[in-house]
C1' cells in the first nucleotide's frame, strides 16, 4: 500500500428568496373566543421501518392456592425489564504455530441410566440383537456344498454397539494389558458453569427433547382509536306547568280525590352524537468532565431544553462547494418520512472516516 473480516462514528455543507407548523414576546382589533401583523426560537432517523421482545402510562379484571396454556433454558453479572447486553465456561468452524497452544467467529448450549414415541432410502442388522461378503475350524482327501465359531477386514447408511497399539487366538474379540475416552469415588482451583490430579470399574448407558415428556424460572387482558373532561343542533326518553268537577275552608292561595287531554307550547333533568380540550412530551433525556468496574453498566458535578401536528407541518426554487459517472456538454447524490413515550432485536442502506485482527506485495 491492497484485500478480507469485525467493531465504532457520520450519512451532504454554506448562503439567498418564498412558504408550512409549534412556542415565546409584542402591536392593532374584538365583549370574549379569536383574527390580522411583527420580532425571536424549535421543527424527522440511524434506522422514524418490521411491530418481533421487554417496559412506562391508561382502562378493565383480580382473596389465596392449584391445573391447563404460552414463553425462556450452560454459568456469573448489568438493567425498570427483556428472548437484550457484558464477561466467563464448553463445543463446532477457520487462520496461525513443529507442537503446547493462540487469535477470530458461530452455537435454542437444562435433562436421552423416569416413561412413551420416531428413524425415509440403502443395508444382514436401526436398539432387540443379528451376520451379506470375508476370516477360521470341522464334515474332508478336495470343493463354489453343509454345520459351527468370529465381529478384526469389506460393503450400506446421517448414524453400526468405545478408539489406538501390544499381547493373545484356529480365526477373532476388553479376552488380557498400556494410553485416550466413559462412569463412580476422593482431593485441589473457581461464587458458578467448569477444570486439574489420584484411585477404582472392562465398559454397563447409541441418536433425536426446534417429538411428546420431565425439571427450573417467568407470564391477567386490552391498548393513546388507551383513557379523562366540556358539550351543541335535530330526533327520542323522564319530570313539572294545563282544563272541568267534588272534599277541607268564611274566601283567596294551597292541598286531596275523580274525570279528561295527556294535543300544542314553555321550562327543567339525564344519556349519546358532531365539535372542542386534555392525555402530549422534562425524559430509565442530551452534551462535557471526573470516579468505580476487564466490560455491560453505575455514581457525582456542570450545562442544555431539542418536533408535538392531527387528514396530519418539517417544503419549493436558485447560486457556490463536496462526492460519483462522463473527453465535454451534462447527469446523478443511498435506505428511507415522526404520530403517547422509552430500552432492545431484526431488516434496508450510495458513500466517507477511525480502530483492531488476518493474509499478500513493496521499501528500509
Nucleotide at each position: 500500500g491492497c484485500u478480507g473480516c469485525c467493531g465504532g462514528a457520520c450519512g451532504g455543507g454554506c448562503a439567498g428568496u418564498c412558504g408550512c407548523u409549534c412556542c415565546u414576546g409584542u402591536g392593532c382589533u374584538g365583549a370574549a373566543a379569536g383574527g390580522c401583523g411583527u420580532a425571536g426560537g424549535g421543527g424527522a432517523g440511524g434506522a422514524a421501518a418490521g411491530u418481533c421482545c421487554g417496559g412506562u402510562c391508561u382502562c378493565c379484571g383480580c382473596a389465596g392456592g392449584g391445573c391447563a396454556g404460552c414463553g425462556u433454558g450452560c454459568c456469573g453479572g448489568c438493567u425498570a425489564a427483556c428472548g437484550g447486553c457484558c464477561g466467563g465456561g464448553c463445543g463446532g468452524g477457520u487462520u496461525c504455530g513443529c507442537g503446547a497452544g493462540a487469535g477470530c467467529u458461530c452455537g435454542a448450549c437444562g435433562g436421552a441410566a423416569a416413561g412413551u414415541g420416531c428413524a425415509a432410502c440403502a443395508g444382514a442388522a436401526a436398539a432387540a440383537a443379528u451376520a451379506c461378503c470375508g476370516c477360521c475350524u470341522g464334515g474332508u482327501g478336495a470343493a463354489c456344498c453343509c454345520a459351527g465359531g468370529u465381529a478384526a477386514g469389506g460393503g450400506u447408511g446421517a448414524a453400526a454397539u468405545g478408539g489406538u497399539g501390544c499381547g493373545g487366538u484356529a480365526a477373532g474379540a476388553g479376552c488380557g494389558c498400556a494410553c485416550c475416552g466413559c462412569g463412580g469415588c476422593g482431593g485441589g482451583a473457581g461464587c458458578a458453569a467448569u477444570u486439574c490430579c489420584g484411585c477404582c470399574g472392562g465398559c454397563a448407558a447409541g441418536g433425536c427433547a426446534a417429538a411428546c415428556c420431565c425439571c427450573a424460572c417467568g407470564c391477567g387482558g386490552a391498548g393513546c382509536a388507551a383513557g379523562a373532561c366540556c358539550a351543541a343542533a335535530u330526533a327520542g326518553g323522564g319530570g313539572a306547568g294545563g282544563a272541568g268537577g267534588a272534599g277541607c275552608g268564611g274566601c283567596c292561595c294551597g292541598u286531596u280525590c275523580c274525570u279528561u287531554u295527556g294535543a300544542a307550547c314553555u321550562c327543567c333533568c339525564g344519556g349519546g352524537u358532531a365539535g372542542g380540550u386534555c392525555g402530549c412530551u422534562u425524559g430509565a433525556g442530551g452534551c462535557g468532565c471526573c470516579c468505580a468496574g476487564c466490560a455491560a453498566u453505575g455514581g457525582g458535578c456542570g450545562u442544555c431544553c431539542c418536533a408535538g401536528a392531527g387528514g396530519a407541518a418539517u417544503g419549493a426554487c436558485u447560486g457556490c462547494c463536496g462526492c460519483c459517472c462522463g473527453c465535454a456538454a451534462g447527469g446523478g447524490u443511498a435506505c428511507a418520512g415522526a404520530a403517547a413515550c422509552c430500552g432492545g432485536c431484526u431488516u434496508a442502506c450510495a458513500g466517507u472516516c477511525c480502530g483492531g485482527c488476518a493474509g499478500c506485495c513493496u521499501c528500509c
The RNA shown here (Bacterial RNase P class A) has 364 nucleotides and comes from a Verrucomicrobiia bacterium. NCBI's taxonomy places the organism under Bacteria, Pseudomonadati, Verrucomicrobiota, Verrucomicrobiia. Model confidence (mean pLDDT): 76 of 100. It is recorded under the gene name rnpB.